[in-house]
The prediction has a mean pLDDT of 81.
Predicted 3D model of RNase P RNA and transfer RNA as a complex of 422 nucleotides.
Rfam match: Bacterial RNase P class A. Rfam classes the family as a ribozyme. Rfam's curators write: Ribonuclease P (RNase P) is a ubiquitous endoribonuclease, found in archaea, bacteria and eukarya as well as chloroplasts and mitochondria.
């Protein structure tokens, strides 16, 4: 010099002149009108896939049912998320990926092809007896070879045998019982035992373990305005509603549906927060703890833009709408820094 | 802004306890008729919205993406 791989971070800049919105603060001819300060989209604001604040609704209860999550630890408000470690795979390596609990509780299912599909079974072979002049053909033994499947009673050897087989030995795998090491999941080139337990699927039902009440800011509250408190239905107290599948509890009571009508105006909730920045300590790490300064959109037909000028590598994906933490998806390029492998030089 | 909920032949829709996709109409072609319809017969109908995953095996079952609808104000 190439190749790669993890990690963090930018995502046109600057001046100027119009113009929107949020607050402040000043004048008036008081309209929410002008002046002046000042702040004003993102790393996904996105999909809504998770997890929680918040609000109603018993400040949310008890069983069943029903949904999630699934190796250990640990982080956190909380997670299906993050970090560490174990275990499988994949990579020469850095590193990367894993819905990774139970199939020796029970239950289903495994089309086609194969002889035979979960129960030990034998088409082709092998081997022995018998018949036969052979070709064969019966009867028995066999699972080492061949073949069908995705899948067919572990693997190499030597032994053994009529042929063969865990038959039977040796080594490797495998289960079970101690030991050691770690919290623990595991692990062991510790030690005994057993020739060997029977496929695969739990993103099939299920078991085990842990967790989970519903709704959603159009939750929810106050303040005006207006209209027919019209009409049909369902059960009225072993009954209707809060309540989403059932029972029990608990509260409230005429309630609940439908159709019709009116209104489509205001204010709170609406942004100070599990807050981001520095620095310090503590932890391998996520991340806790303590300290100093900051205040960084808050709209509601619903703001964040155009123009000009200089410059460059001529600029992707995308735009808040109650708010946070995560995953997932979209993204032109560009900047840093650890690491790794292969050429070459000194 | 929040919630649900579909997407298979050309149109409407079955199939989702996983084993290789059908059904009514339409179209094609033949038969009847004098011709048309109707009717009778016979044949073609697929990337199961899209990528992945799990399985031996996916329209069925996990998850990500697209697309189309549909509901949700308030007050007596």
């Nucleotide at each position: 010099g190439g190749a790669g791989u993890c990690g963090g971070c930018c995502g046109g800049a600057c001046a100027g002149u119009c113009g929107c919105g949020g607050c402040g603060u000043g004048c008036c001819u008081c309209g929410u009108g002008c002046g002046c300060g000042u702040c004003g989209a993102g790393g996904a604001a996105a999909g809504u896939c998770c997890g929680g604040g918040c609000u109603c609704c018993a400040c949310a209860g008890g069983g069943c049912a029903g949904g999630g999550u699934g190796c250990c630890a640990g982080g956190u408000a909380a997670c299906g998320c993050c970090u560490g470690g174990g275990c499988g795979g994949c990579a020469u390596g850095a590193g990367c990926c894993g819905a990774c609990g139970g199939a020796a509780a029970g239950u289903g299912c495994a089309g086609c092809a194969g002889a035979a599909a979960a129960u030990a079974u034998a088409c082709c072979g092998c081997c022995c007896g018998c018949g036969g002049c052979a070709a064969c053909g019966c009867g028995g033994g066999u699972a080492a070879g061949g073949g069908u499947g995705a899948a067919a009673a572990g693997g190499u050897g030597c032994g053994g045998u009529a042929a063969g087989a865990g038959c039977g030995c040796a080594c490797c795998g495998c289960g079970c019982c101690g030991g050691u090491g770690g919290u623990a999941a595991c692990a062991c080139g510790c030690g005994g035992c057993g020739g060997c337990a029977g496929u695969g699927u739990a993103a099939a039902c299920c078991c085990c373990a842990c967790c989970c009440g519903g709704a959603g800011c159009a939750a929810g509250a106050c303040c005006a305005a207006a209209u027919a408190g019209g009409g049909g239905g369902a059960c009225c107290a072993u009954g209707a509603c809060g309540c989403g599948g059932c029972c029990c509890g608990c509260g409230u009571c005429g309630u609940c549906c439908c159709c019709g009508g009116g209104u489509a105006g205001g204010u709170c909730g609406c942004u100070u927060g599990a807050g981001g920045c520095g620095c310090g300590c503590g932890g391998u790490g996520a991340c806790g703890c303590g300290u100093g300064a900051c205040c960084c959109a808050g709209a509601u037909g619903a703001a964040u833009g155009a123009c000009u000028g200089u410059c460059c590598c001529c600029g992707a994906c995308a735009g808040a709408a109650c708010c946070c933490g995560g995953c997932u998806u979209a993204c032109a390029g560009g900047c840093c820094g650890g690491c790794u492998c292969c050429c070459u030089c000194c | 802004g929040g919630g649900c909920c579909g997407u298979u032949a050309g149109c409407u829709c079955a199939g989702c306890u996983g084993g290789u996709a059908g059904a009514g109409c339409a179209c094609u072609c033949g038969g009847c008729u004098u011709u048309u319809a109707a009717c009778c017969g016979a044949a073609u109908u697929g990337u199961c919205g899209u990528g992945a995953g799990u399985u031996c095996g996916a329209a069925u079952c996990u998850c990500a993406c697209a697309c189309g609808g549909c509901c949700c104000a308030c007050c007596a």